[in-house]
Molecule: Bacterial RNase P class A
Organism: uncultured Actinomycetes bacterium
RNA sequence: CGAGUCGGUUGGAUGAUCGCGGGUAUCUGGGUUAAUUCCCGAAUAUUCGAGGAAAGUCCGGACUCCGCAGGGCAGAGUGGUGGAUAACGUCCACUUGGGGUGACCCACAGGAAAGUGCAACAGAAAGUAAACCGCCUAAUUUAUUAGGUAAGGGUGAAACGGUGAGGUAAGAGCUCACCAGUAAUUGUGGCAACACAGUUAGCUAGGUAAACCCCACUCGGAGCAAGACCAAGAGGACCGCAAGGUCUGAGCAGGUGCCGGCCCGGCAUCAGCCUGCAGGUAGGUUGCAUCAGGUUGUUGGUAACAACAAUCGCAGAUGGAUGAUCAUCGCGCUUAGCGUACAGAAUCCGGCUUACAGACCGACUCGUCUU
Numbered sequence: 001c002g003a004g005u006c007g008g009u010u011g012g013a014u015g016a017u018c019g020c021g022g023g024u025a026u027c028u029g030g031g032u033u034a035a036u037u038c039c040c041g042a043a044u045a046u047u048c049g050a051g052g053a054a055a056g057u058c059c060g061g062a063c064u065c066c067g068c069a070g071g072g073c074a075g076a077g078u079g080g081u082g083g084a085u086a087a088c089g090u091c092c093a094c095u096u097g098g099g100g101u102g103a104c105c106c107a108c109a110g111g112a113a114a115g116u117g118c119a120a121c122a123g124a125a126a127g128u129a130a131a132c133c134g135c136c137u138a139a140u141u142u143a144u145u146a147g148g149u150a151a152g153g154g155u156g157a158a159a160c161g162g163u164g165a166g167g168u169a170a171g172a173g174c175u176c177a178c179c180a181g182u183a184a185u186u187g188u189g190g191c192a193a194c195a196c197a198g199u200u201a202g203c204u205a206g207g208u209a210a211a212c213c214c215c216a217c218u219c220g221g222a223g224c225a226a227g228a229c230c231a232a233g234a235g236g237a238c239c240g241c242a243a244g245g246u247c248u249g250a251g252c253a254g255g256u257g258c259c260g261g262c263c264c265g266g267c268a269u270c271a272g273c274c275u276g277c278a279g280g281u282a283g284g285u286u287g288c289a290u291c292a293g294g295u296u297g298u299u300g301g302u303a304a305c306a307a308c309a310a311u312c313g314c315a316g317a318u319g320g321a322u323g324a325u326c327a328u329c330g331c332g333c334u335u336a337g338c339g340u341a342c343a344g345a346a347u348c349c350g351g352c353u354u355a356c357a358g359a360c361c362g363a364c365u366c367g368u369c370u371u
Base pairs, nucleotide, nucleotide: 001367002366003365004364005363006362007361008360009359010358012329013328014327015326016325017324018323020049021048022047023046024045025044026043028041029040030039031038051342055353056352058351059350060349061348062347063223064222065221066220070264071263072262073261075219076218077217078216079215080094081093082092083091084090095109096107097106098105099104110214111213115212116211117208118207132153133152134149135148136147137146138145139144161179162178163177164176165175166174180204181203182201183200184199185198186197187196188195189194227286228285229284230283235248236247237246238245239244251277252276253275254274255273256268257267258266259265291313293312294311295310296309297308298307299306300305330340331339332338333337
């Protein structure tokens, strides 16, 4: 200097004018109350106000209700080991296997000797499967038959371990030496998965489980439109001379319902419950943002992360809030000028996946040149 790998930050800035939503303070108009008690609206000042993914709705939870919660079957999810976490299919570290010169990246990573299935075509034969050519022996009609064989050849992605020697009629782990695998076992290291080294045994037992299946572990359901409260309200009951007030809260028909699907079991209960039809209201408050919270530092840990201390409060809308105009600047380009990525919270949080113009920082790897 070039090419790459991994991680992190940012993703337009400033000023002026007008405008939008929340909080706080001051102040004000109307209604209401025993009462600045409560409700609605306005003004001024001040302060806060969309993301790294807010997207997907793919996982896990917090929270609310069923509900006081169980056992089994079926179903679903995960799948090397050890840790982190509220939890997870997430994250960290390691092991094994694969890719890359390397930094690094990927893995749906238990079991094929429990069973079933699948693998076109070719091939004799695709799994406790097989004899096409060939080799050997015998007979003999001279071209066939019978027996043996799986070392050589062919087909195929893959054909019952490999090389060499002995042996044999010809051959074969038939025997032996070495190597590979498998099983059992010993030692060392490691928490473990596992790695390395050794001993014994001729034991040689294809592939595929993101095919069915087996094994191990885990798993209630529904969801903020969850749920809670107030108001209104047909009808009914009571009080009252009346006006009106108080309580209840829906009519008709049928039925016992609820607990993810089923069984056992449990709970509530004759209605204010469930189902169907019809009707009223769909108005307001709350849930609603202070929490598994952010930032900084110290300690522990390889790390994910944890503990402690200090400090901060960073949206809460609901016909749904941050916009419009002007000017200057930044960055890029094809330089009168044009452009400036992906993209808007809706109960909240931890992840994963996907989209993204440009800019910046750090560590590491490889190549070339120079010293």